Predicted 3D model of a 96-nucleotide RNA (SAM-I/IV (S-adenosyl methionine) riboswitch aptamer) from uncultured Oceanococcus sp.
Its Rfam family is "SAM-I/IV (S-adenosyl methionine) riboswitch aptamer". The family has 417 seed sequences and 567 matches in Rfam 15.1. Its Rfam clan is "SAM clan". On this family, see Trausch et al., PNAS 2014: "Structural basis for diversity in the SAM clan of riboswitches".
The sequence is in RNAcentral, with records from MGnify.
Lineage of the source: Bacteria > Pseudomonadati > Pseudomonadota > Oceanococcaceae > Oceanococcus.
Of the family's consensus pairs, 100% are formed in the model.
Its mean pLDDT, the model's own confidence on a scale to 100, is 76.

[in-house]
RNA sequence: GCAUCAAGAGCGCGACCCCAAGGUCGUCACCAACCUGCCUACCCGGGCAAGGUGGUGCUGCGAAAGCAGGAUGUGGCCCCAGAGCAACAAAACGGG
Numbered sequence: 001g002c003a004u005c006a007a008g009a010g011c012g013c014g015a016c017c018c019c020a021a022g023g024u025c026g027u028c029a030c031c032a033a034c035c036u037g038c039c040u041a042c043c044c045g046g047g048c049a050a051g052g053u054g055g056u057g058c059u060g061c062g063a064a065a066g067c068a069g070g071a072u073g074u075g076g077c078c079c080c081a082g083a084g085c086a087a088c089a090a091a092a093c094g095g096g
Stems, first nucleotide, its partner, number of pairs: 001074005010028001012027006029056003034052003037048003042096004058069004076085002
């Protein structure tokens, strides 16, 4: 810079900071198609929680439209670099 903040899913457990509220980290469970991958050789749509993130209460103002702030994503590992590695037993569809 671009996209999203609709819906969904624990005020779980443990550790630490803190009077508390709350916060950070870890862990288990769950949710979600943002990136990668797969479903077809390619494109579009749709699908699949597999790999990478993230979430499980967005906040303030406003009658509303919206504005401001904030948040998330815009693959991971490895390599000086060229390169290389892993990605489910899930889903396996529609159009071109």